[in-house]
RNA sequence: GGCGGCGUAGCUCAACGCUAGAGCGCUUUCUUUGCAAGAAAGAGAUAACCGUUUAACUCGGUUCGCCGCCA
Numbered sequence: 001g002g003c004g005g006c007g008u009a010g011c012u013c014a015a016c017g018c019u020a021g022a023g024c025g026c027u028u029u030c031u032u033u034g035c036a037a038g039a040a041a042g043a044g045a046u047a048a049c050c051g052u053u054u055a056a057c058u059c060g061g062u063u064c065g066c067c068g069c070c071a
Base pairs, nucleotide, nucleotide: 001070002069003068004067005066006065007064010024011023012022013021026042027041028040029039030038047063048062049061050060051059
């Protein structure tokens, strides 16, 4: 330098183009003398930009980051 794959919550992962969810974790409350466990509630994310579309995590383009292959 060329090509390919990946990028979603703190972590691990989902999500036919039509309301972004789950497990663990975190916060609050209840239960307990206290801890743990349990119950209820809550906060928290689509790498960035542009485009297509009534509607984009999903399709197209560019950039960024990571990984791999070739040279």
The prediction has a mean pLDDT of 81.
A computed fold for a 71-nucleotide RNA from Oscillatoria princeps RMCB-10, annotated as transfer RNA.
Its Rfam family is "tRNA".